[in-house]
């Protein structure tokens, strides 16, 4: 140095749950407590999976004397949002038995 993850020392991260007059439309994120686990559970949304649907498009209903527009409600689609502790990929890195 490469492969690799035995063991030890010293450290690191932190699931669920609970709390918050924190951010967000939501999914989700942040902070505190917590300790299921993790050798990349460090970092990066490039591909797939998954979650969400504010806006947008469409449909239906309502509103309207009628049509269109506007406005209201419901539904469908939709990632440009999220997720790195789902799987790949990229990148950096502690220890050091063989």
């Nucleotide at each position: 140095c490469c492969u690799u993850a035995a063991u030890a020392u010293g450290g690191g991260c932190a699931a669920a749950a609970u709390u918050c007059u924190c951010c967000g439309a939501a999914a989700g994120g942040g902070a505190a407590u917590g300790a299921c686990g993790c050798a990349a559970a460090g970092c990066c949304a490039u591909g797939g999976a998954u979650c969400u649907a504010c806006a947008g498009u469409c449909u239906c209903a309502g509103u309207u004397c009628u049509u269109c527009c506007c406005u209201u409600g419901a539904g469908a689609c939709c990632a440009u949002g999220a997720c790195a502790g789902c799987c790949a990929g990229g990148u950096u890195g502690c220890u050091g038995a063989a």
The RNA shown here (c-di-GMP-I riboswitch aptamer) has 98 nucleotides and comes from Paenibacillus durus.
Its mean pLDDT, the model's own confidence on a scale to 100, is 81.
Lineage of the source: Bacteria > Bacillota > Caryophanales > Paenibacillaceae > Paenibacillus.
The RNAcentral record of the sequence draws on Rfam.